[in-house]
RNA sequence: CAACUGACAGGGCAAAUCACUUGAAAGAGUGAGACGCAAAGCCACGGGCCUUCCUCCGCAGUCGCACUUCCGGGAGAUGGUCGCCGGGCUACCAAA
Repeated sequence: CAACUGACAGGGCAAAUCACUUGAAAGAGUGAGACGCAAAGCCACGGGCCUUCCUCCGCAGUCGCACUUCCGGGAGAUGGUCGCCGGGCUACCAAA
């Protein structure tokens, strides 16, 4: 000096849960709080997973094209998640 590696010390982040705010939901923000984390820093780019305001299909109503209170059964992210994995970018300290 470097990295795939992570001992000591300093410092860092913060799951669940609770309160408030926000959102259709999933989720997010702030505060409290620590299960954990050496990239648990950043980017939804690929896959996974979560959600369905909305769109399409369907059930039902209707003689029927169409339409619709209601049901939410099926499909779909453009919504999320980087603390699921991969990829990209950046980075503190430091012994063996």